A computed fold for a 78-nucleotide RNA from Desulfuromonas sp. CSMB_57, annotated as c-di-GMP-I riboswitch aptamer. Its mean pLDDT, the model's own confidence on a scale to 100, is 89. Rfam family: c-di-GMP-I riboswitch aptamer. Its family is annotated with cyclic-di-GMP binding in the Gene Ontology.
RNA sequence: UUUCGACAAAGGCAAAAUCAGAGCAAUCUGAUGACGCAAAGCCCAGGGUCCAAUCACAGGGAUGGCCGGGUUGCCGUA
Numbered sequence: 001u002u003u004c005g006a007c008a009a010a011g012g013c014a015a016a017a018u019c020a021g022a023g024c025a026a027u028c029u030g031a032u033g034a035c036g037c038a039a040a041g042c043c044c045a046g047g048g049u050c051c052a053a054u055c056a057c058a059g060g061g062a063u064g065g066c067c068g069g070g071u072u073g074c075c076g077u078a
Base pairs, nucleotide, nucleotide: 004076005075012037013036017032018031019030020029021028022027035065041071042070043069044068046067047066048063049062050061051060
């Protein structure tokens, strides 16, 4: 340095739910709260799923803590 992920250390993030707000909705933001996470840090909407709209098609939106890709990073047991 690359890989790897500890009955380690220092830390970090924040599910569901509730309250307030935005949105037709999926969902998002803030606060409380922790289910969990070795990248649950950052970037990408390609695949999947969800919303909306349709007789159908086409086009639109959401989800990155569903999968995947790129990139940076703490520690160093085996």